Predicted 3D model of a 1450-nucleotide RNA (small-subunit ribosomal RNA) from a metagenome. The sequence is in RNAcentral, with records from SILVA. Rfam family: Bacterial small subunit ribosomal RNA.
RNA sequence: GACAUGUUUGAAGCUUCGGUGGAAAACAUGGGCGACGAGUGGCGGACGGGUGAGUAAUACGUAGGAAUCUGCCCUAAAGAGGGGGACAACUCGGGGAAACUCGAGCUAAAACCGCAUAAGCUCUACGGAGUAAAGUUUGCUAGUUUACUAGCAGAUACUUUAGGAUGAGCCUACGUUGGAUUAGUUAGUUGGUAGGGUAAAGGCCUACCAAGGCGAAGAUCCAUAGCUGUUCUGAGAGGAAGAUCAGCCACACUGGAACUGAGACACGGUCCAGACUCCUACGGGAGGCAGCAGUGGGGAAUAUUGGACAAUGGGGGCAACCCUGAUCCAGCGAUGCCGCGUGUGUGAAGAAGGCCUGAGGGUUGUAAAGCACUUUAGCCAGUGAGGAUUGUCACAUAGUUGAAUAGACUGUGUGAUUGACGUUAGCUGGAGAAUAAGCACCGGCAAACUCUGUGCCAGCAGCCGCGGUAAUACAGAGGGUGCAAGCGUUAAUCGGACUGACUGGGCGUAAAGGGUCUGUAGGUGGUUGUCUAGGUGAGAUGUGAAAGACCAGGGCUUAACCUUGGGGUGUCAUCUCAAACGGGACAACUGGAGCAUAAGAGAGGGUAGUGGAAUUUCCGGUGUAGCAGUGAAGUGCGUAGAGAUCGGAAGGAACACCAGUGGCGAAGGCGACUACCUGGCUUAUUGCUGACACUGAGGGACGAAAGCGUGGGGAGCGAACAGGAUUAGAUACCCUGGUAGUCCACGCCGUAAACGAUGAGUACUAGCUGUUAGCAGGCGACGACCUGAAAGUAGCGAAGCAAACGCGAUAAGUACUCCGCCUGGGGAUUACGGCCGCAAGGUUAAAACUCAAAGGAAUUGACGGGGGCCCGCACAAGCGGUGGAACAUGUGGUUUAAUUCGAUUCAACGCGAAGAACCUUACCUACUCUUGACAUCUAACGAAGCUCGAAGAGAUUUGAGUGUGCCCGAAAGGGAACGUUAAGACAGGUGCUGCAUGGCUGUCGUCAGCUCGUGUUGUGAGAUGUUGGGUUAAGUCCCGUAACGAGCGCAACCCCUAUCCUUAGUUACUAACAAGUUAUGUUGAGAACUCUAAGGAGACUGCCGGUGAUAAACCGGAGGAAGGUGGGGACGACGUCAAGUCAUCAUGGCCUUUAUGAGUAGGGCUACACACGUGUUACAAUGGAAAGUACAGAGGGAGGCGAAGCGGCGACGCGGGGCGGAUCUCUUAAAGCUUUUCGUAGUCCGGAUUGCAGUCUGCAACUCGACUGCAUGAAGUUGGAAUCGCUAGUAAUCGCGAAUCAGCCAUGUCGCGGUGAAUACGUUCCCGGGCCUUGUACACACCGCCCGUCACACCAUGGGAGUGGGUUGUACCAGAAGUAGUUAGCUUAACUGUAAAGAGAGCGGUUACCACGGUAUGAUUCAUGACUGGGGUGAAGUCGGAACAAGGUA
Repeated sequence: GACAUGUUUGAAGCUUCGGUGGAAAACAUGGGCGACGAGUGGCGGACGGGUGAGUAAUACGUAGGAAUCUGCCCUAAAGAGGGGGACAACUCGGGGAAACUCGAGCUAAAACCGCAUAAGCUCUACGGAGUAAAGUUUGCUAGUUUACUAGCAGAUACUUUAGGAUGAGCCUACGUUGGAUUAGUUAGUUGGUAGGGUAAAGGCCUACCAAGGCGAAGAUCCAUAGCUGUUCUGAGAGGAAGAUCAGCCACACUGGAACUGAGACACGGUCCAGACUCCUACGGGAGGCAGCAGUGGGGAAUAUUGGACAAUGGGGGCAACCCUGAUCCAGCGAUGCCGCGUGUGUGAAGAAGGCCUGAGGGUUGUAAAGCACUUUAGCCAGUGAGGAUUGUCACAUAGUUGAAUAGACUGUGUGAUUGACGUUAGCUGGAGAAUAAGCACCGGCAAACUCUGUGCCAGCAGCCGCGGUAAUACAGAGGGUGCAAGCGUUAAUCGGACUGACUGGGCGUAAAGGGUCUGUAGGUGGUUGUCUAGGUGAGAUGUGAAAGACCAGGGCUUAACCUUGGGGUGUCAUCUCAAACGGGACAACUGGAGCAUAAGAGAGGGUAGUGGAAUUUCCGGUGUAGCAGUGAAGUGCGUAGAGAUCGGAAGGAACACCAGUGGCGAAGGCGACUACCUGGCUUAUUGCUGACACUGAGGGACGAAAGCGUGGGGAGCGAACAGGAUUAGAUACCCUGGUAGUCCACGCCGUAAACGAUGAGUACUAGCUGUUAGCAGGCGACGACCUGAAAGUAGCGAAGCAAACGCGAUAAGUACUCCGCCUGGGGAUUACGGCCGCAAGGUUAAAACUCAAAGGAAUUGACGGGGGCCCGCACAAGCGGUGGAACAUGUGGUUUAAUUCGAUUCAACGCGAAGAACCUUACCUACUCUUGACAUCUAACGAAGCUCGAAGAGAUUUGAGUGUGCCCGAAAGGGAACGUUAAGACAGGUGCUGCAUGGCUGUCGUCAGCUCGUGUUGUGAGAUGUUGGGUUAAGUCCCGUAACGAGCGCAACCCCUAUCCUUAGUUACUAACAAGUUAUGUUGAGAACUCUAAGGAGACUGCCGGUGAUAAACCGGAGGAAGGUGGGGACGACGUCAAGUCAUCAUGGCCUUUAUGAGUAGGGCUACACACGUGUUACAAUGGAAAGUACAGAGGGAGGCGAAGCGGCGACGCGGGGCGGAUCUCUUAAAGCUUUUCGUAGUCCGGAUUGCAGUCUGCAACUCGACUGCAUGAAGUUGGAAUCGCUAGUAAUCGCGAAUCAGCCAUGUCGCGGUGAAUACGUUCCCGGGCCUUGUACACACCGCCCGUCACACCAUGGGAGUGGGUUGUACCAGAAGUAGUUAGCUUAACUGUAAAGAGAGCGGUUACCACGGUAUGAUUCAUGACUGGGGUGAAGUCGGAACAAGGUA
């Protein structure tokens, strides 16, 4: 809004008298429809989604099986008759805070219950018995066509039955993690019978009976774990994983339980118990995100409280539709995979800037800028598929059903409609290089390099390892390399890793063969034939889900991604075939193995007996002072008579010679002789058995020494112990004693470097040589000898093997069978647990933690208290010293304001220093300067310089005066050099680093070595050469030689010296001649001699003899001045010592700059309780003193040497001839020789120290010089331990000279000559060196390496009175909910019954089972624990010195 009925009121209008009329509203009732809500009922909720706690098998995977169920769906058969009683909702009343709940009353159904019917269903004693249901709706027809009823047809729902599909349950076999330090387990356990129970077989449950079941092919227990398709990796075999997707399982707060149902013992259901959270009126209640989002927490870490059911799928529904955090989409995250972009071309002034630099340049780098283009992605604007015409609705139409043009269903056509994503993908237009590059690394592995900073700091680091002043390694920068919208780190897995070895490893010495045998299981097994068919091979069938992976196509512009097809995938199942091989059955064989017979050898084993030598003890005799022992001693024994010697006795143990890489035994092991018992082996001949064999997890037996128990025995030896030595100590080595033990019997132990560091067995693979016991043959016969095949045992060696060493028929070779064992070093031959043992202990056997090695074999060195050969003043033999004294000098130390610095075993210490009073001088104190004391550059002024004053310690400050040279130029002026002033660049540094360096030097060491090329050899490092035999001073030479050659060293060449010659002859020389002097080469002269200084000669093992290897060479000799390098010097290989020097010099870096530079004065380097080094002088008579007297060489000399002469006691002074030197001078050499004296003493030794007086140098001798005279007259009488030099013109001794230098602390250093010895047997020892060899745990190389205790710190771990948890066994208590049984206390609609009541049901009680919980007692595991044990690690700690060499005791 529309309809109908009744009642009442009765509007407007009309008429007004009455009435007509009947709108509308209200109320009541009924039916229908719709929306929402509650209830009854149906289906679903057992799917989908999540998670992986549990589970090692009620799981999963693969292949099978029989005793089952299965809603919805499909096919087929049959049915669906007729009744009954309730209960929700609702109404009324009550309780409670709430959740909720109680009572009374009414009511429907496809809800519920009887009855009927019923089989092809179920049960059965085979006679029979029992058992179901529901309607709703559409169309048509008929009837009293509102309602309703009947019939027909359809759809849907319902009941029974059979079959299918799907899903599920059950059973079997095989496969599926680690631990044996888990070895026994099981009582409904295993089976049977009967019953119960289930959808279903079954101990699934109950009763009874039997005693079984599982287990070394791993039961049980413990730990861990969801399984699979697959994923990652890998050549594969494997290894690791199980996210996403898919299949299965399990779980849903924890534990238990059932109900409902087709299906659950149920994620978003129920009940109970527990923990937790929340509400509460304290009485009670509620909850379960491992659904999707989201929150908190934890954590290194993981997203939105989004959109939509449009698609796909699921549930309900006839359907429309509804629900769906399944799902589809979007958001967040570079989390992964794939694709794309951040521009393209051109552009050299190679811009600027940065960085580096050799200062030229290089690099960033065509990179940028500039010029010319393009527009993907992004931005703006427009357009625009596909996912959706499947579906739904409407209409039309064909078919099926049907009586039907109803209806329903199916198909076709037309139209309409549905998109979360979505501002989709795609397309078009526009602007504009515009909006878009990082990360790691750059030492090697491993692509990529320089600078700066830092300075074992800061830091890096995957491994090796970087960093301590030049860092490609840290940090930054420039540059480069790699990858790229990513890059790097961390964590994890596989690979490489043949590093657990099936493919595909090993065990002599690197880790690894069991100590040996026997033998069980197991593994393996000779020849021939027949059969079989489980192994094996072939074929077929089934299955091995899909996805993934692979191959070939297709679709998105490509790819990732999606999609189609194919192939492949199993130790699978079933069937068929083959029969070689291996297995099985049967039958045979003799070759493997064994047995019989006859011989043989033997320290094979056991028992009993016997023997001699020796030690010891005892007894007796002789006899006297030692014995014993050691490196040397002492302890010990001995005058109470030892030791020695003779005789006798006792006792125990072991068995000389034979005796041998000889024998026997399984190994351990076995050694006098005889007897008995006994095992094995070998040889020969035939015969017999007929594979009987090999190996061997567990098991068993044997098993050195030591040790243990009981009982004996006890000579010698001898742990412990005692004493003595040694020693720093000596709990040792050595000595004297000595107990257990060693021996026997019986019983344990069960280990050894139990070794050939080599498991057992079989077969095969060149030879040669010994030896043991037999055999055969030959020869010969007296031993013997030869040959052969086997059994043992040894030495070489081929092939081969091996990392090498080595092994090599006795394999470590080539193969097969079986067993044992190994998997980096330490922790650890350990802890805990088990087993064994009387104990000691054995056996089995980890982890935490820690390191980047540990180890083998070989190489080169170095080293050895290893060996061999050789050399050297290395020792020895000698001579003289040092160490003791005083002094000189250097050093340490100490002191100081300073005592400047350096050198520190040899190889620092009389060194730098061949000259410290000032200077030197570097140090200290004080006073001064700051472009400086010194160099270069610029500017200005002046030449420079010299003289005289003042202040001051002086440097310095200040004043006066004098003076103009050289070059160019006519002059003006300029220049060089020098001085002053000014500014800054710079100067300066004896400041540091010799461990940044150059140069120079020392040392090993004047030792004889050090290397290379080519060749050869070895995997290689390397070797060879270079070793060996000789020889040498020598890597010198000869010979040999897989080496042949060469280089640096050696030697020679150079210098001095020794002899001679030639030349030259002054300043040297002087024989002859002459002159002269007291005397002298003084003079003339000479050129012989000496000498000088140039050049030559000479010496080469050249000659002879011997030895040797006919060599090299050595020995001897001749000649010669010299003989084997004649004697000296210079000369110093590769290298070592981070040797020495930054203070000679040079120099990188660092430091300093009014000072760490420079100047001046004074002081110091010279100090002085002490210690050491190097020297001088001595201690005396080989001397001191005195007197006399002889002979050198080499040097120096001008600011010098300085003569004669004179003075002084003297130092020295005066003097000044001569000399730049073979001329003059220093300059008398001394020791020596002659004579005298002293007489062994602190002296006639010695001269320190001190006093006085002097001389000289020098500005100056106080600190701090030398020398002289007089006086003084210390120590010292030959030097402890220890230690140095020297082998011939040397040591020793004696003097002389020079450099430096004013002088000198010089007794130093470097040279020179005079006189002038002794000794060397020799290489054992000390030291150093060379060659060969050996050992090595050393390689920074023995000043090495390295062990243990103790002390300290840290770490993990064992024990531990215990303590606290987890898990679990056994026994017992207890017993919620639930189920089953039972029970008549209470209640009770349907059926029976007239009723009473009955049947049945429910509640309640009770019994059984049982979760949580509790008690007791065990087991196991984790954590923790006073204390305690060892272990590991740590820069320098302590004590010793165990190992490595002969490691000093192998």